[in-house]
């Protein structure tokens, strides 16, 4: 440099439960452990969801653990 097969030090933590914030989607904290090689960070493209609407569009918002993209980084060495 490239790659992520097998592992390993350490790391993160879905669903569910409890508390709390929010009209909501959801966020945060604790428990737990489905998983993760970026499940660190960035809503930039798409997607889904929420609010608003008679319905849509527009607008505002949520998801980075939905898929791309950007950017930084740990470990390992079948290359």
């Nucleotide at each position: 440099a490239a790659a992520g097969a097998a592992a390993a030090a350490g790391c993160c933590a879905a669903a569910c439960c409890u508390g709390u914030u929010g009209u909501a989607a959801a966020g945060c904290a604790g428990g737990c452990a489905c998983g993760g090689a970026a499940a660190a960070c960035c809503u930039u493209g798409g997607a889904u969801c929420c609010g608003c609407u008679g319905a849509a569009a527009a607008c505002g918002g949520a998801u980075a653990g939905c898929c791309g993209g950007g950017c930084u980084g740990c470990c390992u060495u079948a290359u």

Background
Predicted 3D model of a 79-nucleotide RNA (c-di-GMP-I-GGC riboswitch aptamer) from a Desulfuromonadales bacterium. Its mean pLDDT, the model's own confidence on a scale to 100, is 83. NCBI's taxonomy places the organism under Bacteria, Pseudomonadati, Thermodesulfobacteriota, Desulfuromonadia, Desulfuromonadales. It was read from a public genome assembly, where an Rfam model found it.